[in-house]
RNA sequence: UCGGAAAAAGGCAAACCCGCCGCGAGGCGGGGACGCAAAACCAGGGGCCUACCCCGUAGGCCGCCCAGUUGCCCGAC
Numbered sequence: 001u002c003g004g005a006a007a008a009a010g011g012c013a014a015a016c017c018c019g020c021c022g023c024g025a026g027g028c029g030g031g032g033a034c035g036c037a038a039a040a041c042c043a044g045g046g047g048c049c050u051a052c053c054c055c056g057u058a059g060g061c062c063g064c065c066c067a068g069u070u071g072c073c074c075g076a077c
Base pairs, nucleotide, nucleotide: 001076002075003074004073011036012035016031017030018029019028020027021026034063040069041068044066045065046064047061048060049059050058051057052056
């Protein structure tokens, strides 16, 4: 650097429920696991969503995709 997740050590946590915050999309915490070899971070590009004083502005989603940064194990170079 590329490939892989069989093994080993682990990690994250969908839907849903409860509490709180938010006009809302949604976020945080707890429970819970559908799944994930980056389901770690990141709003740069695309996409989707929300609100409004409305055709523009301000927000949200990284577990939708691409890109960037970083990382455990195994194999090849």